This is a predicted structure of a 547-nucleotide part of an RNA (small-subunit ribosomal RNA, 5' domain) from Desulfosarcina sp. OttesenSCG-928-A07. It was read from a public genome assembly.

[in-house]
Context: one part of a larger RNA
RNA sequence: GAAUGAACGCUGGCGGCGUGCUUAACACAUGCAAGUCGAACGAGAACACUCCAGCUUGCUGGGGUAAGUAAAGUGGCGCACGGGUGAGUAACACGUGGGUAACCUGCCUUCGAAUUGGGGAUAACGUUGCGAAAGUGACGCUAAUACCGAAUAACAUUCAAUUUUCCUCGGAAGAUUGAAUCAAAGGUGGCCUCUGAAUGUAAGCUACUGUUUGAAGAUGGGCCCGCGUACCAUUAGCUUGUUGGUGGGGUAAUGGCCUACCAAGGCAACGAUGGUUAGCUGGUCUGAGAGGAUGAUCAGCCACACUGGAACUGACACACGGUCCAGACUCCUACGGGAGGCAGCAGUGAGGAAUUUUGCGCAAUGGGGGCAACCCUGACGCAGCAACGCCGCGUGAGUGAUGAAGGCCUUCGGGUCGUAAAGCUCUGUCAAGUGGAAAGAAACUAUAUAAUGCGAAUACCAUUAUAUAUUGACGGUACCACUGAAGGAAGCACCGGCUAACUCCGUGCCAGCAGCCGCGGUAAUACGGGGGGUGCAAGCGUUAUUC
Numbered sequence: 001g002a003a004u005g006a007a008c009g010c011u012g013g014c015g016g017c018g019u020g021c022u023u024a025a026c027a028c029a030u031g032c033a034a035g036u037c038g039a040a041c042g043a044g045a046a047c048a049c050u051c052c053a054g055c056u057u058g059c060u061g062g063g064g065u066a067a068g069u070a071a072a073g074u075g076g077c078g079c080a081c082g083g084g085u086g087a088g089u090a091a092c093a094c095g096u097g098g099g100u101a102a103c104c105u106g107c108c109u110u111c112g113a114a115u116u117g118g119g120g121a122u123a124a125c126g127u128u129g130c131g132a133a134a135g136u137g138a139c140g141c142u143a144a145u146a147c148c149g150a151a152u153a154a155c156a157u158u159c160a161a162u163u164u165u166c167c168u169c170g171g172a173a174g175a176u177u178g179a180a181u182c183a184a185a186g187g188u189g190g191c192c193u194c195u196g197a198a199u200g201u202a203a204g205c206u207a208c209u210g211u212u213u214g215a216a217g218a219u220g221g222g223c224c225c226g227c228g229u230a231c232c233a234u235u236a237g238c239u240u241g242u243u244g245g246u247g248g249g250g251u252a253a254u255g256g257c258c259u260a261c262c263a264a265g266g267c268a269a270c271g272a273u274g275g276u277u278a279g280c281u282g283g284u285c286u287g288a289g290a291g292g293a294u295g296a297u298c299a300g301c302c303a304c305a306c307u308g309g310a311a312c313u314g315a316c317a318c319a320c321g322g323u324c325c326a327g328a329c330u331c332c333u334a335c336g337g338g339a340g341g342c343a344g345c346a347g348u349g350a351g352g353a354a355u356u357u358u359g360c361g362c363a364a365u366g367g368g369g370g371c372a373a374c375c376c377u378g379a380c381g382c383a384g385c386a387a388c389g390c391c392g393c394g395u396g397a398g399u400g401a402u403g404a405a406g407g408c409c410u411u412c413g414g415g416u417c418g419u420a421a422a423g424c425u426c427u428g429u430c431a432a433g434u435g436g437a438a439a440g441a442a443a444c445u446a447u448a449u450a451a452u453g454c455g456a457a458u459a460c461c462a463u464u465a466u467a468u469a470u471u472g473a474c475g476g477u478a479c480c481a482c483u484g485a486a487g488g489a490a491g492c493a494c495c496g497g498c499u500a501a502c503u504c505c506g507u508g509c510c511a512g513c514a515g516c517c518g519c520g521g522u523a524a525u526a527c528g529g530g531g532g533g534u535g536c537a538a539g540c541g542u543u544a545u546u547c
Stems, first nucleotide, its partner, number of pairs: 001547004006543005013393006019386002021351001026349003030346003035077003040074002048065008084304003094228007103221002108217008116150001118148002125140006156181011186209006195202002230276003237267003242264008279301004283294004306327005329340004357383001359382003365379001366377004396426004406417004430488001432483005440474001445469009491536005496517003502531005512519002
């Protein structure tokens, strides 16, 4: 000199864009942060309003609307994403480059084939039991795209035989033959051409969607390897599933991953083992560079979710707002037993030098569910607080010498603050007030019209085009115009040398200053104050840290 997620002191006008628990991975009150689908399924209220009947005239019973709505249940998809934190980890964790001939991949896209025919339950619900509660049991009824057999099936899988091509020599890809194994679910809209049947409808037809089974793609992952990746030798030897082989198990898959047997190996001064510290990277800061330091925000990867362990479900987890067990802590209890997990967003206590609102909205972007309408979304978009940072603007401009008054200094002549002020002439940024007023919105969807495709069809559906309608948290915000008015807006540090900037008074080795050298003991440019000056400026200094 540059820099910071900074803090402290003094001061403080406005705006834009960013950033904001670096400490206790300490404990958490409260609210919200993951739901959705009635076009998978069975069932299904109430408040209120109204009508009728009965009579004891304000009650009882029934019907309708509310409403096939709410809430609950079975089932599907999602909950493994998104969001947080950096405790652990010195490691194939990360970075980079490869391998997988050792693998998986829901939803999505493309191309094939199929979607036949049956069965038994169960929740909800009803009756009833136990319990303070959390919850849980018995009996009875019912549905499905829930569950389970059966049929059929290959270019699927496995095995056997023959054979071709390629090759990383282990195998891979393909052809022929034979054997074995394995599947499914419906829903919605429309129609009467065919068939049953004859106003019309379904067991029929048709369109869309779903389901099953293959092949390929895309995307996302798993595993393996080369190289790189902190400090300590005042850590020198470490290792028994250890190193390798064979058989077996396990996995989507290789492998001591696990197991039985066999062999006795394997690593290490090119630093094994042990210890300390630490998430890694793109990047960031600094520097001419080489390098050094660092890893906040943003992006990629990893790990974790009160502490430790385990599996279940599932395409994917050994799962932050899932389950089970153990532990610590907190809470409820009828003492028998139960409930909880903010390192999600706000917020509270504690710790600390120190870090914000218990805000608005799904309008946009993105995500989940749904045909859609739509619902959910503390992701996200915005607003609030903080000079915490960067950038921009302002605090007026011109003129004005009787060089006013006043302050300070003085050699008493004067000098300086100083064109500075006053005065005169102007301007109107920001702030204030009044009025107007955006872009961010295009889609989806609905309706109408037209065309094309499908089809028996002018229906339905799909696609396309046009028109109309609908949607803004921010926010009456940005921006614009007008009103009036110099009015409301400057401080901080320093002035001995380094280092730009000097004098007077007070003090008298005292009080004090200080980054280093050093200053102060009666003329202190170094302490304290005044005047003057220098530097930066809505900031200026100090402290801490890095180069």
NCBI's taxonomy places the organism under Bacteria, Desulfobacteria, Desulfobacterales, Desulfosarcinaceae, Desulfosarcina.